Background: A computed fold for a 121-nucleotide RNA from Ottowia oryzae, annotated as Glycine riboswitch aptamer. Its mean pLDDT, the model's own confidence on a scale to 100, is 77.

RNA sequence: CUAGAUUCUGUUGGAGAGAGGCGGCGCAGUUUGACAGCGCCGCCCACCGAAGGGGCAAGGGGCGUCGCGCGCGCAGUGCGCUGCCUUGAAUCUCUCAGGUAAAGCGGACAGCAGGGUUCCC
Numbered sequence: 001c002u003a004g005a006u007u008c009u010g011u012u013g014g015a016g017a018g019a020g021g022c023g024g025c026g027c028a029g030u031u032u033g034a035c036a037g038c039g040c041c042g043c044c045c046a047c048c049g050a051a052g053g054g055g056c057a058a059g060g061g062g063c064g065u066c067g068c069g070c071g072c073g074c075a076g077u078g079c080g081c082u083g084c085c086u087u088g089a090a091u092c093u094c095u096c097a098g099g100u101a102a103a104g105c106g107g108a109c110a111g112c113a114g115g116g117u118u119c120c121c
Stems, first nucleotide, its partner, number of pairs: 004118010018045001020044008029035001046100003052096001053094003059087005067081006
C1' cells in the first nucleotide's frame, strides 16, 4: 500500500402474522335518538418472528478418583471412559420484548458508494 475482516454514514431491496372481541375517551359527519368513520387507552382470545433479548450441539479447557478399563516393580502414578464445572453457533429454538388490512414506522440480512481501524486466532 492492497485484499480480507470490522465499524460508521448515505442510498436501495427486504418476509411473516386478526381491518379480532368487549369497554371507555376524543375528533368530525348526520342529527330526535342512534348509526357508522378515524385516532388513543384498558382487558381478553388467536397468531408472527427478521429490532433487541433468552436457550442449546459437536468440540475446547478444567476438576476429581466414589466408579470402570488398560499400563508401570512397589508406594503410588499415567492414560482413557462415565460424572461434574466452564466455554461454546445460527436464518435453529423460546416468544420476554416487539409486531399482526393498506399506507407509514420498524425490520435480521444483502447490493452499491464513501469514511475510519488494522488487531486477534
Record summary: RNAcentral holds the sequence, with entries from Rfam. It matches the Rfam family "Glycine riboswitch aptamer". Rfam's curators write: This family represents the bacterial glycine riboswitch. Rfam links the family to the GO term glycine biosynthetic process.